[in-house]
Context: one part of a larger RNA
This record gives sequence, structure tokens and C1' cells, in this order.
RNA sequence: UCCGGCGAGUUAUUGGUAGUGGCAAGGUUAAAUACUAGAAAGUAUGAAGCCGAAGGGAAACCAAGUCUGAAUAGGGCGAUACAGUCACUGCUAAUAGACCCGAAACUGGGUGACCUAUCCAUGGGCAGGUUGAAGUUACCGUAAAAGGUAAUGGAGGACCGAACUCACGUAUGUUGAAAAAUGCGGAGAUGACUUGUGGAUAGCGGAGAAAUUCCAAUCGAACCCAGAGAUAGCUGGUUCUCCUCGAAAUAGCUUUAGGGCUAGCGUUAAAAAAGUCUAAUGGAGGUAAAGCACUGAAUUUCCUAGGGGGGCGAGAGCCUUACCGAAGAAUAUCAAACUAAGAAUGCCAUAAAGAUAUUUUUAACAGUCAGACUAUGGGUGAUAAGAUUCAUAGUCAAAAGGGAAAGAGCCCAGACCAUCAGCUAAGGUCCCAAAGUGUGUGUUAAGUGGAAAAGGAUGUGAGAUUUCACAGACAACUAGGAUGUUGGCUUAGAAGCAGCCAUACAUUAAAAGAGUGCGUAAUAGCUCACUAGUCGAGAGGUCUUGCGCCGAAAAUGUCCGGGGCUAAAACACACCACCGAAGCUAUGGAAUUAGAGCAAUCUAAUUGGUAGAGGAGCGUCGUAACAUCGAAGAAGCAGUACCGGAAGGAGCUGUGGAGAGGUUACGAGUGAGAAUGCCGGA
Repeated sequence: UCCGGCGAGUUAUUGGUAGUGGCAAGGUUAAAUACUAGAAAGUAUGAAGCCGAAGGGAAACCAAGUCUGAAUAGGGCGAUACAGUCACUGCUAAUAGACCCGAAACUGGGUGACCUAUCCAUGGGCAGGUUGAAGUUACCGUAAAAGGUAAUGGAGGACCGAACUCACGUAUGUUGAAAAAUGCGGAGAUGACUUGUGGAUAGCGGAGAAAUUCCAAUCGAACCCAGAGAUAGCUGGUUCUCCUCGAAAUAGCUUUAGGGCUAGCGUUAAAAAAGUCUAAUGGAGGUAAAGCACUGAAUUUCCUAGGGGGGCGAGAGCCUUACCGAAGAAUAUCAAACUAAGAAUGCCAUAAAGAUAUUUUUAACAGUCAGACUAUGGGUGAUAAGAUUCAUAGUCAAAAGGGAAAGAGCCCAGACCAUCAGCUAAGGUCCCAAAGUGUGUGUUAAGUGGAAAAGGAUGUGAGAUUUCACAGACAACUAGGAUGUUGGCUUAGAAGCAGCCAUACAUUAAAAGAGUGCGUAAUAGCUCACUAGUCGAGAGGUCUUGCGCCGAAAAUGUCCGGGGCUAAAACACACCACCGAAGCUAUGGAAUUAGAGCAAUCUAAUUGGUAGAGGAGCGUCGUAACAUCGAAGAAGCAGUACCGGAAGGAGCUGUGGAGAGGUUACGAGUGAGAAUGCCGGA
């Protein structure tokens, strides 16, 4: 990993409710006894009790009334309509282990110190080598000592190093040779050493040179059995089929937040006729936008109370000020917690109309309380997030199909079944790849299309407006571009051109600035404005707008899915045709609901679905009755082209060798693919 078998809503009691049945103003027996019988079962007796037929009050008590009350008042609960009860069956609740498996733990009673910790008693062990403390002796030394030298001596948690004990490093081993070892090195090795035997200490405990360390491979509290099926708001699992409907992820409360209760939303049954939308009419409102009278914020100016500075003065005070500045005036703004004023939607109501088929109540049974994204309106955040939190709508959840290359939440569209039929939606029609190399008019040259901003630019198309122009514009070429004057000042110099002042100075002129740039130390020189000529028809500026350009650097591989595309296969506008889905239609079939019909049947609508509610069936095992099958071959097993809407059911053949199925009813240890399920096998 696979195969086979086993494996989970049961049973009892008491309620609720629906259905069925008996009896009915009544219904019903329990224990027990008797009889029958084969042990179960059954029949009869047995009103003790229970429920109902009457309620009210705390009660006494009263009673179609009663309680409160002083009350004959008022009010509360009742009566004046409404049948119950006993069984059985389904669903469900409570109490029990209560659908199954699963803790860590808690409590009680015991078993353990043959491992290990400490202690007690009694024994054992430590090759060999080294060092050489105290003390002692001799000599020297001293007044005597002290002290010195040489011997002797043999101390030490002394030294080196085997046994022994340990476990510091490293390698191997890691389904090991081994549930802690082996190899090579290492530490202690007369000691707080090591070891044998016997004994002591026990779990709410012992022991501990102390690490939550050890107490039999188990230790923040050992192990065994029992309470015990502990409890588990948690995880996992929960077995045949088809049909009808079909949610929620919200509110309130919660030692509550991944749990629950009530409501909301679902189902089933019954009852009622209430519902929704459109148009109309009538309402309440203070949002969007707007506005600045109010509340505040905020801009400039004027005016001005007051304050600050300066001056004068002995003081009072006076004067002044490009200082600040309440209030006021003018001007132009802003606001979720501003509004004199104010929509669209939405909401409420109304009677008739049109459309539609839902709505409400009661009863029983649920599930749901982690929601996700998209669009729009908001808050939080950074007008960040596939962020978070509300509101309104949609989709997913619980929805398959087509499109978006690929994609829960986007676009189209809601799958009863079958068909080698047709029409369309979104989206597409050169090839991959179904359908146009479609038509018309433009745009784009950037592969823009097929990612991006501020900003930048004689890209190019369209429109508007303005200036100049055949009395000759714009561009180009030819010629001129002068004089007072080197304007004045400044300066070493300043001559149009470092700088300052003047520059609407003047003259000659067709025209020529006290000068637009380059240039010189300053001059010089080149050039421009301006003018004439040549040429001969448009030229220049501004604004709006379409499509493009630059700005544009990232990590596997190039931003169309790819090929590839340029009067497109890009973009804009318009038109025609076609493709394209489980949509719609066609044909056939099935089911549900409603209506019609005596019925057969017909008609209409409907038939995606998780949690969940409801309905109808299939199969297994057993019991009873009835009718059957079987050695001319039962069950089981194997094969098989048949039947049924499914679960499933036959027939035939082989094998097998003795029991078996059918119908009706009843009863369950009644259906496996999942539980790191259990047992066995491969």
C1' cells in the first nucleotide's frame, strides 16, 4: 500500500406533537389473584390510582363565578363556542454512557530501592616508578638558644602510569552488533577512592556535593488494579437508492467571542386572504449638491476700542508709530460633529386599476451565529493592502455550462433525460481554432495596439481665431546699416556691447537702436534690428481637440495565449453576414404540482443544489401463515449479449453436493471507502 471480515442515533422511563385504532361525558386499569398452557403468550377478576367533564384565590373558602377591595365600583383570571381518554406507530425532548472512537488528569487500594540516590553493617581491591614534609641523629654554631650542613625518616584529597572507576574530544554507528555501543585519543588512579554481600528510606512519599536529578529502558510527581463507558463547548469518523422544497454565516444577551439561548432566514401540516410591483395621490425628513444668516475655521484691505514702542512733561496727560489688534465694513473661501434654504432615490399611507403569486398566523422539526469577492456610498489606514469595519445590490458559498490563454467571487447564462437538428447571449470570425483576409469613411508609423506619472518636444490629423501679403508678404540672395559721438559718468582703459544715468536726443535719409549677439586690453572686425532690389504666392502667431513620441532600469523567458499582423489581423464611427452555451426552439421520454374529467386521460407551469426538513422505495438476517422448489441437483461460487427510473431483479451454462427461495405481515446486532479505525492475509 492493497484485499477480506468487523466497525457508529440504540434501549428503558416520563413528557410534547402528528397519524391510526378502541370506547366516549367519560376513558383506563396497576400490583395482585384465578384459569388455560409447553416456559412465552392469552383470558377473566381486580377502580387502588390517573386524566377529563369548573374555575378563582397564598389560603381558609366560595363557585359560573371568584380574587382584590369598604364597595353592589373598577380591574385580573374564568364561564357563556370548542371531547376526552387508553393504546400503538413516526418525529422529538428530559434523565440515563445515550451516535462511535480519543485525552492530559483526579480519587481509592495495593506492588516496587535486584536499575538508581543516600545511609547502616560487614568484607575485598588499588602493578610499577617518582618526589622527599614533620620528626630524629651527627657535626658546626651560641652564654644558652636561634640558625646552618650532612645523613636518617617516609608525610601528602602529592607526581607519572596499568588494573579499576569515569566519560572530555573525534570518527563510525543512526530500519545499529548495541532502545546509548565501538575505534582512536582523554581524566582520576591512598582517596570527598572503588567494589561484593546483607539491610534501611515509598509516591500528598523517599533520596538528592542540587541537574526538576534518581526511585526497575517510565518521573514537575513511579507502576498495577478499581471508581470508569471519568469528562472532552475539541479533532476525526458515521455504511443502500430515488423524488419535493431548500437556508445561514445577522441582531440581542452571555466569565461570552471557534460554545450557547431567543429572534431572523428553511422544511412539513393546518387555517386565513392578508402579500409584492407599476402608475396616481397625500405625507414625514435634512443626506448629495449648494450656501455662509447661525456655530466655528480661514484670506486681503479699510476703520477702530485696547495693548506694545518712541518723544515731551514734575505729574496728570499730550503727540507719534511701514508694530499687534477685539468689534464693525468691503472682498474672496472652508466644514462628519455648521444650515436661512435644499434634491434624486428610499420609506409610510390611501382607494379603485393593471401585473404577479406570494404573504401572515399556529403547531412540529431543523440547520445557521468563522463568511468571500465585485460594484456603489462611508469610517479606520497613507483617499496603502487579496487590509479592516458598516450600508445597498450581485455572484460564490450551495452553480455546472460559454467567455475572460490558464482563474470560487468578473461578463453571459441557471444543467429533468436523450438527439451526428435549428436560433441566439457574452465574446468572437488570417492560422493554431468554429465563423469575414467583410463593406464604407477616417486616424496611427509608435509593433502604438500588446503596462505607468509629473514634465518635455517645429511628430501628425481636425477645428477656431488673429497678423502680414500681387501697392509683392515669409525664406533665401545682392546692397546699405550713416552723422553729432569715443553720449555723460566711472575707469588704467570703457569708443553701441564690465557697470551707473539718460535713451519718446537730434541730423541726413529709402532705412539705420546712443544699439540684438559674437569679438578686442581698449579700438578694430563680423552680425542683428531697420531699408531698397531680385524672386513670385502664400507666410507667421495663439487657443481647443484626435492619435502617436520621450520620460521607461531587476532578477527562470521577450507584458499580444502563440504564430504572425501596417490602405491591419491596430484604433474611431457606421453597416451587413456568420460562429458561438447544458440559454431558447424542435422531436421523443420521465417525474412533481395545480386544474379539468366518473375514469381513461388531457392541459399548464415546474424539475441546479451544501447544512437541513419532508416523501416513496430497494436489499440483508430472523419469525408466523399460505402456496411451492430441490439428487432429473438446493444454497454458495464463476461466466453471461436480458429486464427495471435507481437501490436492484431474473434466465441460461459450468462448478458444487443439501437444503432453498416466493407472497403477505411482523421484528431487527439491517447496507462501509475513509475514523494516523480493529483483526487476519498478501